[in-house]
């Protein structure tokens, strides 16, 4: 230097134009003699950053960031 995939709540992923959901977890309540299984409930992300298209963008172009992998 040339590609190729990936970024979405703390973590592990879903979501693919009409606009965020699942387990886990962390809280707060039950449980328990405590403490743990188990049970309910709450908070927690406006989606990597800018731009563009569209009435509408996580989601489609583009650029740049960062990581992982190939190829020289």
């Nucleotide at each position: 230097g040339g590609g190729a995939c990936a970024u979405u709540g703390g973590c592990g992923c879903a979501g693919a134009g009409g606009a965020a959901g699942c387990g886990c977890g962390u809280u707060c309540g039950g449980g328990u003699c405590c403490u743990a299984a188990c049970c309910g409930a709450c908070a927690g992300g406006c989606c990597g950053a800018a731009g563009g298209u569209u009435c509408g963008a996580a989601u489609c172009c583009u650029u740049c960031a960062u990581g992982u992998c190939c190829c020289a």